[in-house]
The prediction has a mean pLDDT of 84. This is a predicted structure of a 72-nucleotide RNA (transfer RNA) from a Gemmataceae bacterium. The sequence is in RNAcentral, with records from ENA. Rfam family: tRNA. About the family: Transfer RNA (tRNA) molecules are approximately 80 nucleotides in length.
RNA sequence: GCUGCCGUAGCGCAGUGGUAGCGCAGCACAUUGGUAAUGUGCAGGUCGUGAGUUCAAAUCUCACCGGCAGCU
Numbered sequence: 001g002c003u004g005c006c007g008u009a010g011c012g013c014a015g016u017g018g019u020a021g022c023g024c025a026g027c028a029c030a031u032u033g034g035u036a037a038u039g040u041g042c043a044g045g046u047c048g049u050g051a052g053u054u055c056a057a058a059u060c061u062c063a064c065c066g067g068c069a070g071c072u
Base pairs, nucleotide, nucleotide: 001071002070003069004068005067006066007065010024011023012022013021018055026042027041028040029039030038048064049063050062051061052060
């Protein structure tokens, strides 16, 4: 330099055009003599950045940024 893949909650990930979700972690309550475990609930996101297409974009297109792998 070229090619491919990835970027979504504190962490690990799902979601492939139509209301952003799951697990763990966190907080509150219940349970217990008290912890742990368990159960119920709550909170936490401008979906890497910018632009384009579309009635509508996390999703499609382009550029850029970062990471991983391969080729030279």